[in-house]
Context: one part of a larger RNA
Molecule: small-subunit ribosomal RNA, central domain
Organism: Trichopus zeylanicus subsp. travancoricus
This record gives sequence, C1' cells and structure tokens, in this order.
RNA sequence: UUGGGUGUAAAGCAUUAGUAGGUGGCUUUUCAAGUCCGUCGUCAAAUCCCAGGGCUCAACCCUAGACAGGUGGUCGAAACUACCAAGCUGGAGUAUGGUAGGGGCAGAGGGAAUUUCCGAUGGAGUGGUGAAAUGCGUAGAGAUAGGAAAGAACGCUAAUGGCAAAAGCACUCUACUAGGUUGACACUGACACUAAGAGAUUAAAGCUAUGGGAGCAAAUGGGAUUAGAUACCCCAUUAGUCCUAGCCAUAAAUGAUGGAUACUAGGCAUUUUGCGUAUCGACCAGUGUAGUGCUAUAGCUAACGCAUUAAGUAUCCCACCUACGGAGUACAUUCGCAAGAAUGAAACUC
Repeated sequence: UUGGGUGUAAAGCAUUAGUAGGUGGCUUUUCAAGUCCGUCGUCAAAUCCCAGGGCUCAACCCUAGACAGGUGGUCGAAACUACCAAGCUGGAGUAUGGUAGGGGCAGAGGGAAUUUCCGAUGGAGUGGUGAAAUGCGUAGAGAUAGGAAAGAACGCUAAUGGCAAAAGCACUCUACUAGGUUGACACUGACACUAAGAGAUUAAAGCUAUGGGAGCAAAUGGGAUUAGAUACCCCAUUAGUCCUAGCCAUAAAUGAUGGAUACUAGGCAUUUUGCGUAUCGACCAGUGUAGUGCUAUAGCUAACGCAUUAAGUAUCCCACCUACGGAGUACAUUCGCAAGAAUGAAACUC
C1' cells in the first nucleotide's frame, strides 16, 4: 500500500461554516478526451510457455511458434463519463401567510432566602456530632419583631418536555437579532453533497489587569477519629467562584455512534403544525408533516444489543486504526505571559 475495519475489543476530529479537491438529478443535441472494436509498427537476444529435433536418458543444447500486457499511429462505434448547445422541475434556494421555543446579545425591573450592621425586647446558653471538642456568648450571644446595606442565585410551574452547530440555555419585561417548522400559490432552474489546509466558536479549572466579595470553598490553621490520619466528620478561612477587557483550547467535549441521500413490518407515548370531522366549548377518535422517547419483526452483530432517530440495504466525500509496553514520552518545530497545548518517533522489550 492492498485488504479489513472504527457503539463497548486499536480506531469518528469537541463543534461549525466553507476554499482547493473528490462526487453529482431528468430530456435532447454536438464532439470524440476517457471508453470500446479492427488493423499496422514497436517492446534486442537469452529466459518463461509450447511443438519438433540432438547428446544412450535427464539436466543441457538447437530450430520454429504463440498468448497476455504496455506504448505509438490509423479505419471506425457513440451506450456511459467529460465537453458544446438548448431545455425541464422532482434536489437546492428565494418571496409570501402562519406558528412554537430557557436560541443569542443589550438594557431595565422584582421578590424569597442568606450574611452583616443599627436600635428594641429579653437574660444563659448557643452551635455542632455517632459521641464530643475547637468556635460564639454576661463587653449581653442564641431567640423574637422592626429598619438599613451588600453580593450571588432565580423556588413552585418542570416533564420521558423545548431551543441551539457544539460548548450550552430557565425570575419578569423591553429593544435589536439568528435559525427551525408548516400552508397554498408563484419565482430561480442543479445553483447540490462532502470537505485537506487556513478561519470561527469552544464547559470547568487556570493566567493578566480593573472592580466586586453575601454564601460556598481547593490550599492552610485548629478540634475530633485513629496504632498513625498529611483523609472521611466538625469550627474557621485564603485564592477562586461574580463583573469588565484580554489570554488559554483542553474534558468520560459521550449517543463512547462523522456528514449527506434513497429504500426497508408494526405498536405505544409525547412536542410543533396542516387537513377533515365534531362540539356551546375543551377533548376523544382519523389522516399528513417536522422533532423527541419506549417497545419490537426482518436484517445485522463476537455477544451485549441496534432496529425508519440503524449498529439494516446501497451510493458519495472526509477523518482515523493496524500486537502489548516504551509513550502521547524524547528530540525538533509552531502557538502560549505561564501552566502547558498541537504535531509526534526510536532503541529496547515481547
């Protein structure tokens, strides 16, 4: 490399839009590059194959011949691919009327709780645990009610539910804004699929700088437990968690399942929407569409299981794997403030 693979054995990039490239709907025409048919030249000899012959046979030697394949001319064919020209509407998109949603971003507002502070009532405990102790408290705690301030998070509704490319998104209102889906009738007329490289986004933690700091809480200090206890439990508490601006680029970033298209039994539930039916109205029952789940046949699978949301049957494109360890290490390069990230071996072992 071929072959075979990638849910769990090695293997799907964290996600995306898209360039080159690869692949590409239906009909008619042109052309003959690919493709196909015939023919000619050529690919030294030896070798291989094969027929005949010669050494007593054989190896060996001599003579004659051919297939296959490559390549270059040339007479042709026109189904397929490419090209030329013209069209089509089913793929794709645009316009238009609806519609659902924690999609995004910015601003404004809200109440419950917590902690702290203020004064008041009151007078001995409180807090915590398996049990305790450290802690707080007569300098008046805890408790009760009132007032003030601050920061962070948004109870119930809430779901097997919704939205988003993924990360993710939930108090309420407003402005701006992206995508989906559905209906009927128009319009464009293959404008499509995939996507190396480069680009963009990317939880938490971490980093730089300015703010902020209620609660929680790595590290740390006490109290316990224990043989010890650098832990589990308890009392404190710092980075951090929050905001703004900029880095970092990784996660069991998981559906451990790349994207697109077509086809292939059913049943049940649920979200959105159309039709028809029905009603005072809301349902129920029926039938399409786009999602989300459960169950199950064929088929597939090593099995588990998957099963119209495929891991089934097929096609196209990309990424990746090739015995274990050494090792996601060394070296080198690029990126980064750093932490580190990306690319990524070998000896040796067996």